Molecule: transfer RNA
Organism: rhizosphere metagenome
RNA sequence: CGGGGUAUGGCUCAAUGGUAGAGCACUCGCCUGAUAUGCGAGUGGUCCUGGUUCGAUUCCAGGUGCCCCGA
Numbered sequence: 001c002g003g004g005g006u007a008u009g010g011c012u013c014a015a016u017g018g019u020a021g022a023g024c025a026c027u028c029g030c031c032u033g034a035u036a037u038g039c040g041a042g043u044g045g046u047c048c049u050g051g052u053u054c055g056a057u058u059c060c061a062g063g064u065g066c067c068c069c070g071a
Stems, first nucleotide, its partner, number of pairs: 001070007010024004018054001026042005047063005
């Protein structure tokens, strides 16, 4: 320098263009003599800037970080 992949709660991962979910973690409640386990409820998220679309996590363009390949 060229090409490809990837970016989603605190962490690990889902999500046919049509209300963004799960597990763990955190908070509260129940349970216990107490803790743990278990049960119930709750908080919290789409890397950035534009475009297409009635509607974008999803499609397109550019940028940024990380990974891989080539030179």